[in-house]
The RNA shown here (c-di-GMP-I-GGC riboswitch aptamer) has 81 nucleotides and comes from a Thermodesulfovibrionales bacterium.
The organism belongs to Thermodesulfovibrionales, within Bacteria.
The coordinates come from a structure-prediction model, not an experiment, and the mean pLDDT is 87.

RNA sequence: UUCCGAAAAGGUAAACCUUAGGUAACUAAGGGGCACAAAGCCACGGGUCCUAUGAAAACAAGGAUAGCCGGGUUGCCGAAG
Numbered sequence: 001u002u003c004c005g006a007a008a009a010g011g012u013a014a015a016c017c018u019u020a021g022g023u024a025a026c027u028a029a030g031g032g033g034c035a036c037a038a039a040g041c042c043a044c045g046g047g048u049c050c051u052a053u054g055a056a057a058a059c060a061a062g063g064a065u066a067g068c069c070g071g072g073u074u075g076c077c078g079a080a081g
Base pairs, nucleotide, nucleotide: 003081004078005077011036012035016031017030018029019028020027021026034067040073041072042071044070045069046068047065048064049063050062051061
C1' cells in the first nucleotide's frame, strides 16, 4: 500500500408523516429508523421509472434514479489472516 472487516470513535438515514418545488418520475427541509464498510461524490455503460403518447410493436428526444448493477474517484479505524 492492497485485500479483508474484529474492536473503537463516529457517520449516513429506508418505509411512513408534515411542509415546499415539479405535469410527473422524483427532489429538498423537519420528524422517523429499515438498513448500510463507502448507502461519500460522479449519469460513463446497462437496467428501471416519468414526460406519454401510440391499436400494438419499433425508433428517437428530454428528465429521474448513485439505497438497481457495473465502472470512475475520494475517504475513518487497524484485530486475525